[in-house]
Context: one part of a larger RNA
Formats: sequence, structure tokens, C1' cells
RNA sequence: AUCAACGCUGGCGGCGCGCCUAACACAUGCAAGUCGAACGAGAAAGCAGGGGCAACCUUGCGAGUACAGUGGCGUACGGGUGAGUAACACGUGGAUGAUCUACCUCCUUGUGGGGGAUAACCCUGGGAAACCGGAGCUAAUACCGCAUAAGCCCGAGAGGGGAAAGUCGCAAGACGCUGGAGAGGAGUCCGCGGCCGAUUAGCUAGUUGGCAGGGUAAAAGCCCACCAAGGCAAAGAUCGGUAGCCGGCCUGAGAGGGCACACGGCCACACUGGCACUGAAACACGGGCCAGACUCCUACGGGAGGCAGCAGUGGGGAAUCUUGCACAAUGGGGGAAACCCUGAUGCAGCGACGCCGCGUGAGCGAUGAAGCCCUUCGGGGUGUAAAGCUCUUUCGGCAGGGAAGAUAAUGACGGUACCUGCAGAAGCAGCUGCGGCUAACUACGUGCCAGCAGCCGCGGUAAUACGUAGGCAGCAAGCGUUGUUC
Repeated sequence: AUCAACGCUGGCGGCGCGCCUAACACAUGCAAGUCGAACGAGAAAGCAGGGGCAACCUUGCGAGUACAGUGGCGUACGGGUGAGUAACACGUGGAUGAUCUACCUCCUUGUGGGGGAUAACCCUGGGAAACCGGAGCUAAUACCGCAUAAGCCCGAGAGGGGAAAGUCGCAAGACGCUGGAGAGGAGUCCGCGGCCGAUUAGCUAGUUGGCAGGGUAAAAGCCCACCAAGGCAAAGAUCGGUAGCCGGCCUGAGAGGGCACACGGCCACACUGGCACUGAAACACGGGCCAGACUCCUACGGGAGGCAGCAGUGGGGAAUCUUGCACAAUGGGGGAAACCCUGAUGCAGCGACGCCGCGUGAGCGAUGAAGCCCUUCGGGGUGUAAAGCUCUUUCGGCAGGGAAGAUAAUGACGGUACCUGCAGAAGCAGCUGCGGCUAACUACGUGCCAGCAGCCGCGGUAAUACGUAGGCAGCAAGCGUUGUUC
């Protein structure tokens, strides 16, 4: 010094931190939606009116609402974990004349005219379910041609190629769509740097290079056919072990050593392995497909699932929290907005786990009560300690008021912080040690026993070393022990 644990003890507050082990398995709830100002459709309960003997029928409101669907944007962020990785993964400095970039900002051209579908819906079939199929209808900022082309792409040039979508508004216009630049972001490549083992010495066949081709946003054996025989290594290749890297953190006068928890940056992973689709970006934690292990449902035909998100459960373990509140703030997604969503976040809860602060009273009070301990029996110690007297009221308790954080409104925290008043010393001290190192000594018990112990060592009948008591020393809401680092 500590992400600590254990033993004894435990009053309050602030700020932090809290599965280091099984990247073990997970019940339940929540954690990513939003837009009706892109689009078509469109309920019900209930209430009210009319008709009717009643059952009921019908109209209006509910309501263009709810649910569902097409489409857009988001779901690649945020959040988790450290399994893998000794590598251009990371750090640092460069390259990209070898590249991409949705949203945002600025600039700019255009936004003309057509077409065919399809979900929802309706009818119907299959299935236990998950879900799947057939027939019919319909819309769009969904999809596809045509026209035009400032800029854009190909090309030496000539020339060729190639766009679009509308919505809202009375309008002005706004938001979009098509093109360019920027900002920010990302991909790729390179120099240098940072673990252990030589009881690992040779390694390599897409291997090293070339040419043609493919492929990518993009250089490249990235891939493939052919050709050549190269490439790496004692300045440690290959192999094995260990490990996410860094800013930093701990220690130290420094040099150095150790560490990688919290916070920040980067990387990797998302039951295990593989694969692609969509998309500006993924080979995608809460998307898809295949295989595997495991769990669950089943009508045995077949299906469903993935907490290393927040809580929580079992298990493992010396050991690590609430199935809390709120979107009020900050930030994020969607929306023109109102607003909706947000276990990010802000807060609260639990834990002396850590650091810091405060309290458990203050003054006076005896040649000095009692009790207890020691004693040479005279006395000494505890000890101004207590009692008693005089005060105070921090913290805590009770009562009243009551924020800032929010900007016109909106406050989870919270009737919190804070302020005021009231009562009453009242409710609040332990732990370890006392042979030397090392600060602090006597008595009794025990008798190499029981035990102590970090080292030296104590204990076999007077033990300052064991146990108890009194006293003392040290620290104090902590004190010791153990582990680990310097």
C1' cells in the first nucleotide's frame, strides 16, 4: 500500500469502492425503440339518441383512437466481460498519390413524365404448436423503366454511362430526395517499443518472389492458374508456457521494482464452432442460417432458448450488494413538434471494504470513599478516577421551517441538506500487547503438562515469555491476524 478475507468489537456523516473463484448454469421482470407531417386499412368496451313488448336493430360519440401491416431512421451507439490474443493487438511516430464515410455543417444542379407489383384486408387449406400455403383486392418517401445531366463515373481523346420522392402549409416557406466540399469517424500499411524458457535450434510449400486473372471501399498470395527457388533464424526463428495493451496505480531519495481493480482510450468476445445476409459501417450481446453440447414444450410429426445488460437464483468460494426510485438533471435514439423510449445516467438501499471528519462530555472535586489488586501489614496502587457541585448540548432523539440543483414550466433524490426550538450527561469503547528486538510488571494457577512463538526462544515447583487477575503501554470505531507488492 490493498477490489481483500478472518477473529473480537461497533455511534454518526461525507466521498469512493464492492464475484479477484465457475467466459459455470440460469426461474422471473425490465434493459431499443420511434415516426400518422412517408402509406393503405381500421376496431371494441362504454355513453347518448331513435325504433321495438322483448330479444334486438340502427345513428352519433368513443376515434381516424387501440392493435396489426408496408415504409423510414435507429437497433454497429450506449451497457457487459477479459475467454482468446506475444499479434501492427496495444503505445508512439509516420504513410494512404492504395481507401470508405449514414447522421451533422457549408455550397450547388435538378426534382419532368410513366409503369408493374405486394403486405395489411377478404375467402380458404394444412398444423398440437411454432408457423406455413393457395385464390382475390389496394397504397406509398417500397420497387422498376423512360427523359434530362451543372457537378459525377469510364476514357488519351472522340465519345459513352448514370439521378430523383415527395410530405406539411392558404401562402411565404419548411423538412426531404439527387451532386460536391468539410468536420468528425473508420479501414489498411510501415519504423520503433514493452513477458519467461535454449533442459525448444533449426522453421517454412501459398511457403518467398514474378506474370496473367479474380476479389475488395482500398495496396497485397487476399484468392487462383503458370513460372522461378526462394523466405526466416543465435541481434534467438520455430516450439512451449504465461498474458488483453496503454494512460495510469503502488512503492522508492532516485534509478528501479511490482500491478493492470475503479475512471479514461484502444482491442477482443457474446452458449461452443463456422457462415453469410442487410446496411454508410457488422460477419452483428438482447438479428439470421448450419453444426454441436445443454435446458424446456410436444398431440412424437415437430418446435423454443442463450443475463460476460440491470436486479435476482443455484453452484463454486475465505469472499463481493437491492428482483429499489426517476427520466427531474446530463447524454443518447426516433419525431417538424407535442412527446415517446432509455436498468446509459441521476439517485436511493445493503456492506467499517477503504479514505477523511466528528462524537461518546467540560470545569471544580479527598493526604484520597467503597470495591478490587499488591504488601515488608506500616502501607501502596486503581485515583480527580467515582460520588458530589457547577455547566454545556456537538452527534443522536423529538418538533417546526425548508432549499439550490430549473431556463417560463417540469425535482426521482426529499420533507433530504440546511436553519430554528425542546428535553436531558442523558443513548454511544473497544482491540492488541507488556522476556529482548519493542513502549509497557506484579500476584496467583500450572509444573517440558497445558500452552506460547515473527526471530531469538519460554514452560521439568517461586515463569515479568503459558492461563487468569490487578496494573501499565499502544492504537481507537476500530484493533489484531493472514495473504500479496515495493
Overview: This is a predicted structure of a 486-nucleotide part of an RNA (small-subunit ribosomal RNA, 5' domain) from an uncultured bacterium. Rfam family: Bacterial small subunit ribosomal RNA. The prediction has a mean pLDDT of 86.